The RNA shown here (Lysine riboswitch aptamer) has 179 nucleotides. The model forms 94% of the base pairs in the Rfam consensus. It was read from a public genome assembly, where an Rfam model found it.
This record gives sequence, C1' cells and structure tokens, in this order.
RNA sequence: GGGCACGAUAGAGGCGCGGAAAAGAUCAGUAGCACCGGAAAAAGCGGCAGGGACCGUCAGGUGCGAAAGGCUUUUUCGCCGAAGGGUAUCCGUUUUCCCGAGCGGAUAUGCCUGGGCCGUCGGAGAAUAUCCGCCGGACUGUCGCUCCUUUUUUGGAGGAGCGGAGAGCUGUUAGGCAA
Repeated sequence: GGGCACGAUAGAGGCGCGGAAAAGAUCAGUAGCACCGGAAAAAGCGGCAGGGACCGUCAGGUGCGAAAGGCUUUUUCGCCGAAGGGUAUCCGUUUUCCCGAGCGGAUAUGCCUGGGCCGUCGGAGAAUAUCCGCCGGACUGUCGCUCCUUUUUUGGAGGAGCGGAGAGCUGUUAGGCAA
C1' cells in the first nucleotide's frame, strides 16, 4: 500500500419524502334549523356501508345555511428507509343505542417497495379530485459484468448493452482477521 468480514460517521439521487400552519376550491345549496301546505293503516323514506332495536311520519315548497375527513397552493420545520404499504395485537371513532364494513392511532415485524412519472385493473373516497396496491412502460441515481472511444495505460473520463437492490451505493475512519 492492497484484501476480507463487522462497526462508527458524513454524504448523494430529484416533479425526492414526511409533519405543521395559513389561504382557497370541493363537500353543498347537502346535513341541520325555522316557517307553509298536504298527507298520515301498512308499505316506503330519514337518522352517513350494512344488520338489529328504537325514534321521527316521510317525500314537497320558502327562507337561513354548516362542519369533519380527503385535495390544492404558499410558508415553514424535520429529513434521504426519507417514507409508504402488508400482517399481528391493542385502543379510539362512525353524532339515538347495540353490532359493525370503513377511518384514525400505538406497538411489533428487515414481510414488500432504490426514486419519481405515465397507463390498465382493484381498493379507499361525495368525487371525473386525491391517496394506496398489483402488473406493464420508458426515464433516472447507484453498483457490477461485457464491449467501444479517449488519455502519460492494473488508473481516469465519456459512451453502448445486460443485470442487481436501500440488508444498497460513495467518502472518511476505530478495532479485528489472513497473506
């Protein structure tokens, strides 16, 4: 000086990821409230998937008229397994009550995903918004292999093809092992 395994630390990818706040659109002229008229046996309808119970008569007209979740933009904060999803257990919530699809949260799990974009399908959703997942496509960062070009040549730079996965890649580095 080089090699191997295992750590520490600092970084890179880009329509990169997540949180918070404000504003805006949507939800919706809906829910709800007030009044009017009609009708009132059952059925039907409403009480936010659905089922049961219970309640209201319901639908109609006029006036007043929301909110939450989800979204977009801007600002800001934290970041680069960022984070997202699946599964298991538990908790909360679904606005009359019980059950509950769904939704939200906590913990565990290297079970899946390098990254964003586009498309089909499926799920969530009020939704033609948006989000999530499988699959397909090209793009992109990175590393490896094969080859080409160039250069003062076991090296550097550029290019083409193929392949891998973040348990990765790059820089620095502690201690260890072998020659």